[in-house]
Context: one part of a larger RNA
């Protein structure tokens, strides 16, 4: 000087910003991801009999985005600069196609098994669900002869798909050079270990994986192994050199109740998905099941400490839809907290029998003090009234009758905190007697204490002051 601060006193007002730094401790209850009827069949309801809704179900797409934590990680994690052996839904752009069939299955309907979750049998049916054919390149593969691969329709007739392909954009997967904490009271580490060669695997490389064959990698320029730790852009300090630091915001990582696993996808080896064991808690008819807030609020406990079980989807973005719209604890407000930074007030002028009173005292008088009182003004703020936005415009505003603006009354509604021995700004008295206390260092206190306790004055800060911690 700084601070995601704490605690002790004290507090009026705004504007921006910050708010579990501890237990990656366990959680009640709400809400956080859903749309599409212009894919589809049945089912209900309305109906002006033109058609229009509804919520279940098959089907697409989205659920890998956003949002949260820092548990692991000392590593190609991350930062920087390269590389080459790869994918990439939605979008852009390139050249083509979009022919003929077929089989089922959800919903339903009955029957039936269970406390429940949740099935089972049989029976109907639809498709942009799913099968087979044709058709076959400037696509794939290739021994360069050839060999293979697709499609889905819908409706208001104007479109929007739907399949192959070409380029791109984004996004993302790999590999490398540098750099990136602390211990030698850790010196030797390694057998899939290091190469090679066939195979297998992947979107690609590649001991990734595997068989065989070789013995060879790494290591005082510090391997290994302990231990601590997410890394940056930044933030704080400080003339800088540097030290110290990763709250908030923004890139990248990693993890979602401990560990595994893999499935479906362009894409996860998935926070609100799915399988296994494990602890935990619920339910239970004892046969069996359900759950996973490090998403917003909340709750219990830790703890010196950290906030509302709010309101809109009106901005902005986001998913789905052709759009109407729908969802959206992202996000934009609002609520608590002087937690932090800037700003404003809490009154202005004029008033000397220098009023009372307090305090001191050489008892004359200082002195607190122009301070008060008293007259004369003002009215920021805070109170009452009315007007009343910008953010959005064709419309639509949560915020919010907000913010600002006019008008009234009335000084009214508004000061404290720590310290006066020296370092340091600022001194008497009275109490107390090595006691009872103070203290950051020196050090004060044993009968005249400016260092303790209280007064009266007095100094510095000021809506704050001080202590405590922690860093330069």
């Nucleotide at each position: 000087a700084a601070c995601g601060a704490a605690c002790g006193c004290u507090c009026g007002c705004g504007g921006c910003a910050u708010g579990c730094c501890u237990a990656a401790c366990a959680c009640a209850u709400g809400c956080a991801a859903g749309u599409c009827g212009a894919a589809c069949g049945a089912a209900c309801c309305c109906u002006u009999c033109g058609g229009g809704g509804u919520g279940a179900g098959u089907g697409g797409c989205g659920c890998a985005c956003g949002g949260g934590u820092g548990c692991g990680u000392a590593a190609c994690g991350c930062g920087u600069g390269g590389g080459a052996a790869c994918c990439u839904g939605c979008c852009u752009u390139u050249a083509g196609g979009u022919u003929c069939g077929g089989a089922a299955u959800a919903a339903c309907a009955g029957u039936u098994a269970g406390a429940a979750a949740u099935g089972a049998c049989u029976g109907c049916u639809a498709a942009u669900a799913c099968c087979g054919g044709a058709u076959a390149a400037u696509g794939u593969c290739u021994u360069c002869g050839g060999a293979c691969c697709a499609a889905a329709g819908a409706u208001u007739u104007a479109u929007c798909g739907c399949c192959u392909u070409u380029a791109g954009a984004u996004g993302g997967g790999c590999c490398c050079g540098c750099g990136u904490u602390a211990g030698a009271u850790u010196a030797g580490a390694u057998a899939g270990u290091u190469g090679g060669u066939g195979g297998g695997g992947u979107a690609a490389u590649g001991g990734c994986c595997u068989a065989c064959c070789a013995a060879g990698u790494c290591g005082a320029c510090g391997a290994u192994c302990u231990a601590u730790a997410g890394c940056u852009g930044g933030u704080c300090u400080g003339a800088g050199a540097g030290g110290a630091u990763g709250a908030u915001c923004a890139g990248c990582c990693a993890c979602a109740c401990u560990g595994g696993g893999a499935c479906u996808g362009a894409g996860a080896c998935a926070c609100g998905g799915c399988c296994c064991a494990g602890a935990c808690u619920c339910c239970u008819a004892c046969g069996g099941g359900a759950g996973g807030c490090a998403g917003c609020a909340g709750u219990g406990g830790g703890g010196a400490a950290u906030a509302u079980u709010g309101g809109a989807c009106a901005a902005u973005g986001g998913g789905c839809g052709a759009a109407a719209g729908c969802c959206u604890g992202a996000u934009c407000c609002a609520g608590c907290a002087a937690u932090g930074c800037c700003g404003c007030g809490u009154g202005a002028g004029u008033g000397a029998u220098g009023a009372a009173g307090g305090c001191c005292u050489u008892a004359g008088g200082g002195u607190u003090g122009u301070a008060a009182a008293g007259c004369u003004c003002u009215u920021u703020u805070a109170c009452c009234a009315g007007g009343g936005a910008u953010g959005a415009u064709a419309a639509u505003g949560a915020c919010a009758g907000u913010a600002c603006c006019u008008g009234g009354a009335g000084a009214a509604u508004a000061a404290g905190c720590u310290c006066c021995g020296g370092c340091u700004a600022a001194c008497u008295c009275c109490g107390u007697g090595c006691c009872a206390g103070c203290a950051g260092c020196c050090g004060c206190g044993g009968u005249a204490a400016u260092a303790c306790g209280g007064a009266g004055g007095g100094a510095g800060c000021u809506a704050g002051c001080g202590u405590u911690g922690u860093u330069c």
Predicted 3D model of a 472-nucleotide part of an RNA (small-subunit ribosomal RNA, 5' domain) from an uncultured bacterium.